[in-house]
Molecule: transfer RNA
Organism: marine sediment metagenome
RNA sequence: GCCGAGGUAGUCUAGUCCGGUAAGGCGCCAGAUUGGAAAUCUGGUGGGGUCAAACCCGCGGGAGUUCAAAUCUCCCCCUCGGCG
Numbered sequence: 001g002c003c004g005a006g007g008u009a010g011u012c013u014a015g016u017c018c019g020g021u022a023a024g025g026c027g028c029c030a031g032a033u034u035g036g037a038a039a040u041c042u043g044g045u046g047g048g049g050u051c052a053a054a055c056c057c058g059c060g061g062g063a064g065u066u067c068a069a070a071u072c073u074c075c076c077c078c079u080c081g082g083c084g
Stems, first nucleotide, its partner, number of pairs: 001083007010026004020067001027045006046057003060076005
């Protein structure tokens, strides 16, 4: 240099093909249970904002297309594998 795979919340992964409001496990928080823990069960859990909401932002970074982008297009960065 060329080819392929990948980058999604604290962490691991799904979702991408065929655009439609980001899901699950673990972890964490609260509660139930217990003498107290563990285990188990129930609820909650991306960030900002608020008394609480509304609302705004968010899928490696940026730009574009579109009513609408994690998903499509373009450029760039990083990781892994192969070729030279």